[in-house]
């Protein structure tokens, strides 16, 4: 000083006499979820295969192949693709990772939460 992210700015307060220190509460913006009519799905009858308890859902760009290696299997592990992402772009990078607990389509008024971590 810049990059990636919603992740920032502003008040007020307590530990305290202090501080670019540590806590609490407020607003504003930005962000994400829940939740109605309608609409979507479902629901209802009949006929075929074929399986056996595998749930569903959210944040994100992070999603879908193929091959390998270890292994008896289960698994782990490593490689190259790709949806789509990002920049300092005609080239370099990422293409993970949480989270809710049997539960959510859209969704107005309403309710909720979150303002973090990371790189150069």
């Nucleotide at each position: 000083u810049g990059c990636c992210g919603a992740a920032u700015c502003c008040c007020c307060u307590g530990c305290c006499g202090a501080g670019c220190g540590c806590g609490g509460g407020g607003g504003a913006g930005c962000g994400g979820g829940g939740g109605a009519c309608c609409c979507a799905c479902a629901c209802g009858a009949c006929g075929u295969u074929u399986c056996c308890c595998c749930g569903g859902g959210g944040c994100g760009a992070a999603u879908c192949g193929c091959g390998g290696u270890c292994u008896g299997c289960u698994g782990a592990c490593c490689g190259c693709g790709u949806a789509g992402c990002g920049c300092a772009u005609c080239g370099c990078g990422c293409g993970a990772g949480c989270c809710c607990g049997a539960c959510a389509g859209c969704u107005a008024a309403c309710c909720c939460c979150g303002c973090a971590g990371g790189c150069g």

Overview
c-di-AMP riboswitch aptamer (ydaO/yuaA leader) from Conexibacter arvalis, 120 nucleotides, folded computationally. The sequence was found by an Rfam model in a public genome assembly.